[in-house]
Context: one part of a larger RNA
RNA sequence: CGUUAGAGUAUUGAAAGGAUUUUUUGUUAGUACGAGAGGACCAUAAAAAACAUGCCUCUGGUGUACCAGUUCUUGUGCCAACGGGACAUGCUGGGUAGCCACGCAUGCAUGGAUAACUGCUGAAAGCAUAUAAGUAGGAAGCCUACCUUGAGAUGAGUACUCUCUAUUUUGUAAGAUCACAGCUAGACUAGCUGUUUAUUAGGUAUCAAGUAUAAGAUUAGUAAUAAUUGUAGCUGAGAUAUACUAACAGAUCGAGAA
Numbered sequence: 001c002g003u004u005a006g007a008g009u010a011u012u013g014a015a016a017g018g019a020u021u022u023u024u025u026g027u028u029a030g031u032a033c034g035a036g037a038g039g040a041c042c043a044u045a046a047a048a049a050a051c052a053u054g055c056c057u058c059u060g061g062u063g064u065a066c067c068a069g070u071u072c073u074u075g076u077g078c079c080a081a082c083g084g085g086a087c088a089u090g091c092u093g094g095g096u097a098g099c100c101a102c103g104c105a106u107g108c109a110u111g112g113a114u115a116a117c118u119g120c121u122g123a124a125a126g127c128a129u130a131u132a133a134g135u136a137g138g139a140a141g142c143c144u145a146c147c148u149u150g151a152g153a154u155g156a157g158u159a160c161u162c163u164c165u166a167u168u169u170u171g172u173a174a175g176a177u178c179a180c181a182g183c184u185a186g187a188c189u190a191g192c193u194g195u196u197u198a199u200u201a202g203g204u205a206u207c208a209a210g211u212a213u214a215a216g217a218u219u220a221g222u223a224a225u226a227a228u229u230g231u232a233g234c235u236g237a238g239a240u241a242u243a244c245u246a247a248c249a250g251a252u253c254g255a256g257a258a
Stems, first nucleotide, its partner, number of pairs: 001152001005163007015149004020050008033038001051107005059101004066094005071086006111143002117137004164256001175253004179195005200246003203242005209235003216229005
């Protein structure tokens, strides 16, 4: 810009793309077959592997400053307690959310037309012949089926709902965009949630979870240190609650009559 007024929601599905294969084992059955050795078709069940998609309950990884330990050095006058540096975490032990795999879930089910090939009936050609008329099977492949996109499918579809304006202009309606607080989303856009009639983010409170028993004091010991106060103190992303702070102030676009 179009879809012949302008919008919102839900859809149909032309078309396009994608997409799981394999192995082993059990039963049939030590059966058919075979002198024996050996050893099935058909049918059926289970497991595993790789691959694909998604997820984080469990098991684990990471988690650059969440907790603790620890060495050297420097600073806060000293002790104690702490801050800085030692990698763009000094080193070490753990670790929530998020992200991830080594973890978890799913990948089950359809019919049709055919290929090679195998047939039935059957002439031309009294026979024969799967073919000439007619007709039956037959593949991991093809089309469906399954998943995703999808009406710019210009052939522009369908349903419901909303707004209604008759000269023109301005300003508007339903609605939309910007703006503002943000995240389940994200390179930017886009998408999604909210904007006081409010839990959108932050803060605060409680809890979960992590770390591992803070500082100070007291006690024991010459002391290093240990114990008690005390599952303590501290804490990023999580949950619930709460308007305490900030979502204020606003701006713009936007509709038929032949």

The prediction has a mean pLDDT of 85. A computed fold for a 258-nucleotide part of an RNA from Eutreptiella gymnastica, annotated as large-subunit ribosomal RNA, domain VI. Rfam family: Bacterial large subunit ribosomal RNA.